[in-house]
RNA sequence: AGAGUUUGAUCCUGGCUCAGAUUGAACGCUGGCGGCGUGCCUAACACAUGCAAGUCGAGGGGUAUAGGUUUUCGGACCUAGAGACCGGCGCACGGGUGCGUAACGCGUAUGCAAUCUACCUUUUACAGAGGGAUAGCCCAGAGAAAUUUGGAUUAAUACCUCAUAGUAUUACGACUCGGCAUCGAGAUGUAAUUAAAGUCACAACGGUAAAAGAUGAGCAUGCGUCCCAUUAGCUAGUUGGUAAGGUAACGGCUUACCAAGGCAACGAUGGGUAGGGGUCCUGAGAGGGAGAUCCCCCACACUGGUACUGAGACACGGACCAGACUCCUACGGGAGGCAGCAGUGAGGAAUAUUGGUCAAUGGGCGCAAGCCUGAACCAGCCAUGCCGCGUGCAGGAUGACGGUCCUAUGGAUUGUAAACUGCUUUUGUACAGGAAGAAACAGUUCUACGUGUAGAACCUUGACGAUACUGUAAGAAUAAGGAUCGGCUAACUCCGUGCCAGCAGCCGCGGUAAUACGGAGGAUCCAAGCGUUAUCCGGAAUCAUUGGGUUUAAAGGGUCCGUAGGCGGUUUUGUAAGUCAGUGGUGAAAGCCCAUCGCUCAACGGUGGAACGGCCAUUGAUACUGCAAGACUUGAAUUAUUGGGAAGUAACUAGAAUAUGUAGUGUAGCGGUGAAAUGCUUAGAGAUUACAUGGAAUACCAAUUGCGAAGGCAGGUUACUACCAAUAUAUUGACGCUGAUGGACGAAAGCGUGGGGAGCGAACAGGAUUAGAUACCCUGGUAGUCCACGCUGUAAACGAUGGGCACUAGGUGUCCGGGGUAUUGACCCCCUGGGUGCCGCAGCUAACGCAUUAAGUGCCCCGCCUGGGGAGUACGGUCGCAAGAUUAAAACUCAAAGGAAUUGACGGGGGCCCGCACAAGCGGUGGAGCAUGUGGUUCAAUUCGACGCAACGCGAAGAACCUUACCUGGGCUAGACAACGGUGGACCGUCCUAGAAAUAGGAUUUUCCCUUCGGGGACUGCCGGUUCAGGUGCUGCAUGGCUGUCGUAAGCUCGUGUCGUGAGAUGUUGGGUUAAGUCCCGCAACGAGCGCAACCCUUGUCUCAUGUUGCCAGCACGUGAUGGUGGGGACUCGUGAGAGACUGCCGGGGUCAACUCGGAGGAAGGUGGGGAUGACGUCAAGUCAUCAUGCCCCUUAUGUCCAGGGCUUCACACAUGCUACAAUGGCCGGUACAAAGGGCUGCGAUGCCGUGAGGUUAAGCGAAUCCUUUAAAGCCGGUCUCAGUUCGGAUCGGGGUCUGCAACUCGACCCCGUGAAGUCGGAGUCGCUAGUAAUCGCAGAUCAGCAACGCUGCGGUGAAUACGUUCCCGGGCCUUGUACACACCGCCCGUCACGUCAUGAAAGUCGGUAACACCCGAAGCCAGUGGCCUAACCCUUGUGGGGGGAGCUGUCGAAGGUGGGAUCGGCGAUUGGGACGAAGUCGUAACAAGGUAACCGUA
Repeated sequence: AGAGUUUGAUCCUGGCUCAGAUUGAACGCUGGCGGCGUGCCUAACACAUGCAAGUCGAGGGGUAUAGGUUUUCGGACCUAGAGACCGGCGCACGGGUGCGUAACGCGUAUGCAAUCUACCUUUUACAGAGGGAUAGCCCAGAGAAAUUUGGAUUAAUACCUCAUAGUAUUACGACUCGGCAUCGAGAUGUAAUUAAAGUCACAACGGUAAAAGAUGAGCAUGCGUCCCAUUAGCUAGUUGGUAAGGUAACGGCUUACCAAGGCAACGAUGGGUAGGGGUCCUGAGAGGGAGAUCCCCCACACUGGUACUGAGACACGGACCAGACUCCUACGGGAGGCAGCAGUGAGGAAUAUUGGUCAAUGGGCGCAAGCCUGAACCAGCCAUGCCGCGUGCAGGAUGACGGUCCUAUGGAUUGUAAACUGCUUUUGUACAGGAAGAAACAGUUCUACGUGUAGAACCUUGACGAUACUGUAAGAAUAAGGAUCGGCUAACUCCGUGCCAGCAGCCGCGGUAAUACGGAGGAUCCAAGCGUUAUCCGGAAUCAUUGGGUUUAAAGGGUCCGUAGGCGGUUUUGUAAGUCAGUGGUGAAAGCCCAUCGCUCAACGGUGGAACGGCCAUUGAUACUGCAAGACUUGAAUUAUUGGGAAGUAACUAGAAUAUGUAGUGUAGCGGUGAAAUGCUUAGAGAUUACAUGGAAUACCAAUUGCGAAGGCAGGUUACUACCAAUAUAUUGACGCUGAUGGACGAAAGCGUGGGGAGCGAACAGGAUUAGAUACCCUGGUAGUCCACGCUGUAAACGAUGGGCACUAGGUGUCCGGGGUAUUGACCCCCUGGGUGCCGCAGCUAACGCAUUAAGUGCCCCGCCUGGGGAGUACGGUCGCAAGAUUAAAACUCAAAGGAAUUGACGGGGGCCCGCACAAGCGGUGGAGCAUGUGGUUCAAUUCGACGCAACGCGAAGAACCUUACCUGGGCUAGACAACGGUGGACCGUCCUAGAAAUAGGAUUUUCCCUUCGGGGACUGCCGGUUCAGGUGCUGCAUGGCUGUCGUAAGCUCGUGUCGUGAGAUGUUGGGUUAAGUCCCGCAACGAGCGCAACCCUUGUCUCAUGUUGCCAGCACGUGAUGGUGGGGACUCGUGAGAGACUGCCGGGGUCAACUCGGAGGAAGGUGGGGAUGACGUCAAGUCAUCAUGCCCCUUAUGUCCAGGGCUUCACACAUGCUACAAUGGCCGGUACAAAGGGCUGCGAUGCCGUGAGGUUAAGCGAAUCCUUUAAAGCCGGUCUCAGUUCGGAUCGGGGUCUGCAACUCGACCCCGUGAAGUCGGAGUCGCUAGUAAUCGCAGAUCAGCAACGCUGCGGUGAAUACGUUCCCGGGCCUUGUACACACCGCCCGUCACGUCAUGAAAGUCGGUAACACCCGAAGCCAGUGGCCUAACCCUUGUGGGGGGAGCUGUCGAAGGUGGGAUCGGCGAUUGGGACGAAGUCGUAACAAGGUAACCGUA
């Protein structure tokens, strides 16, 4: 410090997720030791048991009891003396918890001139004289108990009275000083009031008053201190005053009276939540989160209330009352409070021992010894955290065995790892030694000075502790796991599984080759731990002060006015609030940081420093801001002049057009549409003429025009009102800008009341369209549209761009002004102000783009945004007559949603161009019969594959057996085939038996080759086992190879450069041209590659060479005839080598181009014709059945052998063909002309036989020689005469031929007979542009034969048409839109149906909370009363009285009751929408002109 994830890719916006650190943690697996910490986060839930606050005999009385003495045995005396009691001090500390509390509670800084303070310290003074009680004890009772009553008697440092007293208190008087308003301090006069305690008699400890200190507490104030405005108004003791009371003290703290205030948008009140801080976690910091342990403060002590005592409490282990709960009970009454330490139950994912000691530290009491102390110090439990240590170290390669993996005769890895050898002993075990923590108090002795203090010496005290630590002994001995390994993120293979099981933090893995699931091997990271879950911060600049945005991604308010607020021109003086500097105080300690020291190190601890960013005070500075006073003119405004405009309001008015009415003319249609129909019309429409009526809107001018704040504003005139600009001087003198809350205006639709209503026109009706058509189209038509008044307050109210000011290159239009030169003038030209447009630089921007009218550079103010959906919705509030508007969530759900741009693809978008694509033609197909293939059907099997073009006369260039893969049946199991070993033998052949054959059995014949004679080799039979063979079994979606298609279409790319943040672009686009990305020109491109073209083959012309098997002109020979023969090379032809064609030449056009058009010459002319040749890629195209091959599967079978059957079925459908339907023909006779092939298991002449298929004979030929081989159409002649025929030949009957082991299923051909459909073929559809179509025959491959009418070639005869590119199809280039990228066979919306989830409403129902009104009113304080009671003190003494008290009453008062409301929550039949779900239903709304452009508001 970043990374993953939206896309085909890119940049951006934006969310989600991860890597880090953290914890009082929990869970899973595992676990050796030690040190130091930590340990109920939940139920402030309930608690058994024990302990946690006592102490003092040097305050008092005094006993039980023990010992002793004595005794009359009743007792008495002496010594010591518990428990309990009176009294003093303590119990208000220490310890626990976080309920409550949003508060002067806490923090910080001040103040108290408004206060108190026991114990402690210092100082001063004092302690005199009396008195009456009471507990205890004793006696007698009540009660189950707790407890309690009466009587008698008694003490005190308990209580009371008197005396004395001041710097105490109160009242009055007067003085000095000071301050901060009330006032404070000091000295002083008079009067009044209030004190005391002893114990011990040697020290010593106490008591009272006053002052001061210290400590602790109380009160007040400034500032800071969570969320909600869907909480906006709150408040009657409320705010203030006067008086009184009360308090330690100020104060409405309380009461009476008076006044009407006080708080609040700088957030009162209300609601929710919460103890606060030092600090802790995180972070670079700013911040964010937290408030365990330790420290400070607060609050609480079962819940609520109350006071008492006391220096201090409204009191955790005190009291009283009320309530809930638990316990005891003799039912009459009583007792209790672990949020102290342990511990129990419960709750919970979860948190420990009913331990030891007061040795140390601290606390209470005490003179002290000492006692008490669950404070504290220790120990125990828990890997809960941090830190440290160990589980060995060194050597050791046959790189062992085993495991795992691989390219597997062998390697790699585990791995120096092990074994083995040597060494060490931390830890652990055993034994032995053994601290520090302890210094004191007290005691004894000594020293100093006058008691008594101070000092020194000695002595005493350890829970931990079987301690830490040290030494010795033996011995590698006692000690390693967890998670992960697709990317992020370090670490890879095998097996299993097969969208199953499962994983997952995000993206995502898993559907038969999973580095992602499970196991294994290996590896990586940490390590006594490792992972998971949860929390918080970080990353997140993702709430942005540091440090974000707002045209299009979320986001500018519809517009203006204006309140508070914020901000504000030039200059002078003063002030010093902000600001800056210095100094002082404070900011507790601990913590963090630095230095250093101590535990062996570290954690941990000690000491010192720094820091604590803050607050307060004080002294200065005065630039800036503020404040006060003054001045200025440039901001702003006012005035004058000149102009401007569809600015507003009101009234009046004009013409054109539509409609309607009346009248005339006039006759049959009008109207409407893609086409129609509904509609109107012979009752006279439409058309036309005249007149009239009525409403609405204002053609031309008229636009990138003008005006207005926006909405918006358009015939003309008038009135009124407002505005803007320019020019000029004058005036005021900052008067300004923005603007939360608020106010006004605000299109259309809509609402209310009343008018108006021509046209248009929601709803509605009808007609069409359609599968439907509640739409689009048409005919009608109501609200509405118009006016007046009132409401509504929203729009894609848009420049999707808030307002103001200033600055920052220009160019060019236009509107409204002003000025200048010149001019008669209008122009033109120049300068200048304001408005409104376009282009463009810098700059900005994600890009698109903006660019003096900013989206640039700055300042000021306001609004708004923070992932998508849910949702601008629900609830609540406000407004509205309603519709609705405004404000505005959450649960839940997804990992995206989105912006701009790029490349493609697509469009019922556009432009240009091409192609037998259409058109123009010719011939077919679709109808018939047959052939072949396919689907379907059938079957035991009808083997398999191929399925739009690009499957279907395809694999198959040959299914009777074989082929053959299928079926039935019969056999074999190392096998039909390959390798090895052993053994026998040549092998081969012939015959017999059984059988359908395979096969089984038997007989017979035969004795291979080489040899160094040892043996070796080939072939073959048998036997045997082994690594195995074998598979047309699966997967073409694991593959290679091959192939099809787009497409022989003109495209596909690269290097360098340039442009762009980038994907990419440029080049390759543009202007021409071409068959062509062919070439030329231009151009930030320049070049290049694969394609195109050419090179190759063939064909067309010529030349040369050559001349057999080819040829024969001339010369000879010969024949019935024939290049038959001699010969020849002229010709044809064959072979080989060349020439030729290149837009080369001429002319027109064209950019002096490429090229194109025409022409000449030429056999051929513009790639001459044809072929071969197929770029990058697309279709998971086809093929595992050509072959090869991974994985899987079968192994007496899915292998292999054999026989028979099937692949040839047959209601039907499709595809491709053949033959026809006839006269351009059929039949008969005669006659002419090819090319290219093939041939020895072959082609087969000739002769003979047969009607024929063919048979027989056999020459020639391994072929330019021989054969195939008569080519056919054609031509000549004849016949048929338009018919189901002399067309057509299917089908069937009979008879044959050939091939072949074998023609039944199931061959071809021949002959005779039979003679079906069919008379030119619907919708539709196919081929072809020249030697082509059409038509005619020939040959070949495969092959024994053949279902071939197929396929591949060959030649013969030989046309028609193309105006042209509008349309159909396909393609190319450019451009445009896009929400598509699996790419339109795309994407995607809504209802309905089903399931799940959360949520709103809902009759109601249940509960919580805080108030209010009234009733009742405990304890208690206060007040009153007090007929009853009363020891101290006073007066009287007769009792009485004063005084005090019980009791009673009253105000206040907790809980409780009643009541109506408020608010929050749970449940709720039913109901509403929402989200998500597998391949459901209906349509097709949106994205392309999405097929009616889309969208916003409204009905």

This is a predicted structure of a 1499-nucleotide RNA (small-subunit ribosomal RNA) from an uncultured bacterium. Its Rfam family is "Bacterial small subunit ribosomal RNA".